[in-house]
Context: one part of a larger RNA
RNA sequence: GGCACACGGUGAAUGCCUAGGCUCUCAGAGGCGAAGAAGGACGUAAUAGACUGCGAUAAGCUGUGAGUAGGUGUCUAUAACCGCUCAGUCACAGAUUUCCGAAUGGGGCAACCUAUCCUUUUUAAAGGAUGAUAUAAUCGCAAACCUGCCGAACUGAAACAUCUAAGUAAGCAGAGGAAGAGAAAAUAAUAAUGAUUUCCUGAGUAGCGGCGAGCGAAAAGGAAAGAGCCCAAACCCAUGUAGUUUAGGCUAUGUGGGGGUUGUAGGACUGUAAUGAUGAUUAUAGUUGUGAGUGGAACUAAUUGGAAAGUUAGAUCAUAGAGGGUGAUAAUCCCGUACACGAAGCAUCUAUUUUUUGACACAGUAUCCUGAGUACCGCGGGGCAAGAGGAACCCUGUGGGAAUCUGCCGGUACCAUCCGGUAAGGCUAAAUACUCCUGAGAGACCGAUAGUGAACUAGUACCGUGAGGGAAAGGUGAAAAGUAUCUCGAAUAGAGAGGUGAAAAGAACCUGAAACCGUGUGCUU
Numbered sequence: 001g002g003c004a005c006a007c008g009g010u011g012a013a014u015g016c017c018u019a020g021g022c023u024c025u026c027a028g029a030g031g032c033g034a035a036g037a038a039g040g041a042c043g044u045a046a047u048a049g050a051c052u053g054c055g056a057u058a059a060g061c062u063g064u065g066a067g068u069a070g071g072u073g074u075c076u077a078u079a080a081c082c083g084c085u086c087a088g089u090c091a092c093a094g095a096u097u098u099c100c101g102a103a104u105g106g107g108g109c110a111a112c113c114u115a116u117c118c119u120u121u122u123u124a125a126a127g128g129a130u131g132a133u134a135u136a137a138u139c140g141c142a143a144a145c146c147u148g149c150c151g152a153a154c155u156g157a158a159a160c161a162u163c164u165a166a167g168u169a170a171g172c173a174g175a176g177g178a179a180g181a182g183a184a185a186a187u188a189a190u191a192a193u194g195a196u197u198u199c200c201u202g203a204g205u206a207g208c209g210g211c212g213a214g215c216g217a218a219a220a221g222g223a224a225a226g227a228g229c230c231c232a233a234a235c236c237c238a239u240g241u242a243g244u245u246u247a248g249g250c251u252a253u254g255u256g257g258g259g260g261u262u263g264u265a266g267g268a269c270u271g272u273a274a275u276g277a278u279g280a281u282u283a284u285a286g287u288u289g290u291g292a293g294u295g296g297a298a299c300u301a302a303u304u305g306g307a308a309a310g311u312u313a314g315a316u317c318a319u320a321g322a323g324g325g326u327g328a329u330a331a332u333c334c335c336g337u338a339c340a341c342g343a344a345g346c347a348u349c350u351a352u353u354u355u356u357u358g359a360c361a362c363a364g365u366a367u368c369c370u371g372a373g374u375a376c377c378g379c380g381g382g383g384c385a386a387g388a389g390g391a392a393c394c395c396u397g398u399g400g401g402a403a404u405c406u407g408c409c410g411g412u413a414c415c416a417u418c419c420g421g422u423a424a425g426g427c428u429a430a431a432u433a434c435u436c437c438u439g440a441g442a443g444a445c446c447g448a449u450a451g452u453g454a455a456c457u458a459g460u461a462c463c464g465u466g467a468g469g470g471a472a473a474g475g476u477g478a479a480a481a482g483u484a485u486c487u488c489g490a491a492u493a494g495a496g497a498g499g500u501g502a503a504a505a506g507a508a509c510c511u512g513a514a515a516c517c518g519u520g521u522g523c524u525u
Stems, first nucleotide, its partner, number of pairs: 001524009015510001016475002020446002022443007029435002031141002039100003042055003046078002049075003061094006070082003105114003115130006131139002145176001146174004156163001160210001186193002197224004207215002228427003231371001235258010263405001265370004269364004279356002283352004288347003293341003299314005315332002317321001323335003376400008386412001407422005462469002482509001485497004
């Protein structure tokens, strides 16, 4: 030196555990903000720091209800106090709410600097007002969902330009609890349907396509949900303005009200006849739900053990044997659970009530009305699954430019017949999409290198000029009972004795692997 065995150190894997995550289900809510938000700065306690809460009334003030014997938040301790004259705690309502921030008197390197006017007061000091726009609304914040404007590239095509990715990502603007769409100028095909939206299906079909890569419908059928309406115009009334006048009026036109709203055409108009259904809203009462919270059954003995909930024996409850805690595994010890109740406040529905809105008949048909720089056409683009194609249809930058119910549009070139519809104004619930958030619940999910980046002082420490990047770190014990006292020692180190505890598990604390580093003994070189 090596091997073996024994015993240690080191280290923190493994096992067990869970305060935290992850994913979903049901229900709610879908907003907050100039009455100053979101988010911050600085303060605030008897005592230092951080977190939490709060705001110069500062871990808090008031009221009502609930409920209890304790309480003065967490990470430590002490002091001084509060509470049965009902505190602390919880629900609801209210008060206070510094400074910054849309930030709004002006300025500004956010949390700072600095005005003017008015009121009180002798000055100082205190209080109030002063943003933009037209009085007002609005402005800013917020996770996704939604609409519009704008709009890539990587990539695929095994290169690449048409094409694709994709109208995706990002950007801008806007809105709501949903948004958007929506009551046929629809579809269809000789039979018919009847606003929109979503799901299944049709169908990877028909089509489109350097007919490449790839893109990709619709009708019909089944289901969810269902709801239909208001203007413009004709005509009538009132009123203003302009022109004209023989000053009676006439013509043109604006505003307000009535009327009226359509494709078996409807309405105006003429004639006859005739009247309050319904919606919105205010207050009160009741219903149901929510809402702090209330009640809520039933077990003893022996035994092992540090400890009983284990075992043995014998019982009980159960609309409750969900779950959790308690010194090991508890229906009956504690919290709960089933079940039955519950204030204020809030929400739903119903009834009455306040104010308000306001539908509805028949017949006739001469005349009038039924959305114009529109339809449509040319040129250039975009959309539609559809890339100019035989290319309809929708939108429109540009040039032209109708008709008026004997009208006009569409049925995928175009023409005819036939069929369907009624553009050029507008509104509209539900079925559908999403989850920053609240409550309840669940899991063949993870179990501290996992699961969120974060189970802990985490978006913290730390890094970066900055945008931004971004950790590590859980476990004594049932209970601190966290080792009095003595000895050694330089020592608040450590060790020994001693003590606590079931056990040192002794705070570098459950278990405590391996690597690595040692000590002793045996054998061997």

Large-subunit ribosomal RNA, domain I from a Bacteroidia bacterium, 525 nucleotides, folded computationally. Taxonomically the source falls in Bacteroidia (Bacteria, Pseudomonadati, Bacteroidota).